[in-house]
Context: one part of a larger RNA
Formats: sequence, C1' cells, structure tokens
RNA sequence: CCCACGUUAAGGAACUAGGCAAAUUGACUCCGUAACUUCGGGAGAAGGAGUGCUCUGGUAGGGUGACUGGAAUGCGUUAGCAAUGAUGCAUCGAAAGGUAGCCCGAGAGAGUCGCAGAGAAUAGGCUCAGGCGACUGUUUAUCAAAAGCACAGGACUCUGCUAAGGCGAAUAGCCGACGUAUAGGGUCUGACGCCUGCCCAAUGCUGGAAGGUUACGGGGAGGGGUCAGGAGGGGUAACUCUCCGAAGCUCCGAACUUAAGCCCCAGUGAAUGGCGGCCGUAACAAUAACGGUCCUAAGGUAGCGAAAUCCCUUGUCGGGUAAGUUCCGACCCGCAUGAAUGGCGUAACGGUCUGAGCACUGUCUCAACGUGGGGCUCG
Repeated sequence: CCCACGUUAAGGAACUAGGCAAAUUGACUCCGUAACUUCGGGAGAAGGAGUGCUCUGGUAGGGUGACUGGAAUGCGUUAGCAAUGAUGCAUCGAAAGGUAGCCCGAGAGAGUCGCAGAGAAUAGGCUCAGGCGACUGUUUAUCAAAAGCACAGGACUCUGCUAAGGCGAAUAGCCGACGUAUAGGGUCUGACGCCUGCCCAAUGCUGGAAGGUUACGGGGAGGGGUCAGGAGGGGUAACUCUCCGAAGCUCCGAACUUAAGCCCCAGUGAAUGGCGGCCGUAACAAUAACGGUCCUAAGGUAGCGAAAUCCCUUGUCGGGUAAGUUCCGACCCGCAUGAAUGGCGUAACGGUCUGAGCACUGUCUCAACGUGGGGCUCG
C1' cells in the first nucleotide's frame, strides 16, 4: 500500500452526478394512527409505553374429564281427515351441567439485582410532493428489469363450417375444433372515472354497376409464301428469263365480340392519415369579442401545456433555501400538445425516475487506532 472488518472526540451530507456505501430502525404486547380512497385500503401509517428474576400463587380464568342428563332416529300400538300427539321396544346416546386428576394460563400487587431485562444472534428507517406505468406478472442466459412487453377491460374487422386463418411439395394429412358468431382468427388500445371533436380531397377498404378502357378466346375483311398450270420473250436444240396463277398446305391478320381490374359513382376515421395565412378594428396605451380577404378536404374542439414534448431558456411570477440551470404551483408567447400512434384525472401498487425533510451516521471537515488476510523485507 491492497482486501475484509471493528471503534471513534466535536460537527452531522459540509461528501457526491446522486446519502452511493455505511449507520439508524428492527421481536412481542398494549395505546395511538392523517390526507386521500375504487370504502377493500392507506396502515406495521406516523408517534408512544412496557418487557428480567422472587413472592402472593400455578392465583383469576380456560380446556379435558368419570358422571348427571335425556335430545334424536327406526319399527309397532293408539287418538285424529291430516299435520301431529300419547305410548312400547330397539338403536343411538345430542345439548346443557360437571368432582378429582392432568394441561394451558393472564392481569395486578409486593419485593429484588445489574450500566443495560426482546440483556447474545436472527428480525422494517420514516415522512412529504411530483412524473411514468393501473395492479400481480414478464424481458435483452453473459454491461439495460424499465416508463419496454404482457395483462383484465375497450373497439374495429374477417369467418355460416370442407369457416376464416395457419403448417405442408401436395387435389395427402393436420391445427383451428371433436369448437360453431356469448365461437374462432387478425389489428389497435390498455384497470377504473370523465371523455374521445372536425375532415372521405389523397391512400386503403367496402358497396355499385350506366358509360369509357381492357387479356386469352371467338371472329375472319384482307394480305404474303409455295405450286399444277397458263401467257409472253430468248435460243437450232438442250434450256432459260419475265408475268399471271386454281386447289391444297402454310404465314400474317382488321372490323366485330369478350371478364375481373382500372377510370367512374357512393360509403367508411377506435382505417393510413390531415386538422391554415394576411390585414384592419374599442374614447390613454395595450389587446381584439368584431370585420375584411386569400386558400383548403377540413382548418385543432374538450382537455392539458417551458411538459419524458419549449429552440430562444436558467422564459416570467410565486413557493421552498442564507444562496435553487433541478423541484413544486401558476401564466400561455404550444420553435414543434391534443383526444384508442388515445386525451385528462386517479386510490392502491413499484429493487422505477425526480425534488424536499426528519432520524441516522467516518460520505465528508480530517483523519486516527485496532483485528484478520495479502503485498513488501529478512530467515
């Protein structure tokens, strides 16, 4: 010097990004316990008091318990219309009471010892305010446990059964499901409370079918190739050149006909998404309920707002501090909030994040001593 511990005067977070770490608290019994609340909670809230041993005395009280007791049930007899009652036999022995013994066992009073009585060890620190997520749960095995994922609940949409959807090379087989729309698949949102505005122009989806466009196919106007043959020319001839060209075979092929789709016409936002600008105006000034104008499919409603969103920005005001770029409450000038990519609240919950306080402490002022193990030195 390093590691793991113990103790510490006075102070007590001055440490630090941050009370990280450590310390405090801690058991049982009793008292007591706020806001808020979904009336369950919050709550072990918070905050207090007691705790040994001896004696009165194993006391008060409780349990068990021989026994007492006679309920109830079944089958008969009998009264009665019946319910039910009376009675006999059998079974069963209920409630209630409770001797002895045994077991459990306070509270109180008196006394007594120590610095200390949950005498050692194990055993919540607490409070206030805010953000996010309702909650329990789950996750990056090996740097992230969260505000991410999931969730119950909500909504839309598809699917009528050989379901939709999926696995599979498959007209195999299987899952869905030995289920049947209160079912199953997909997508979004995410308890609960109050709510969820406007836009269908674009994109998507659903529906429509008059018109336009449109494939294969049908159709076959017309044209090309080949060719029997024919005509004309050249040549004595063999042969050769040019033109026309039936049938067949073959190639190309217009009009016309022809579906979905697209164009088109509607609907649809808890579908993908979107939700303006300029100018003027009130008897101080400022501001503009008001007016004008341009554009748009429509111009952001309720809420919330310097926010997990605000650049300017440490915005401004208030609170807390002696002093506060953080925090809380407001304001609204929202660079660039906003309603199931959900909006705003919300008790409870959280190894969550942020700010403040009480208690407590070697985190610190500022370090010291000690214990154990290393390092180091010597052997």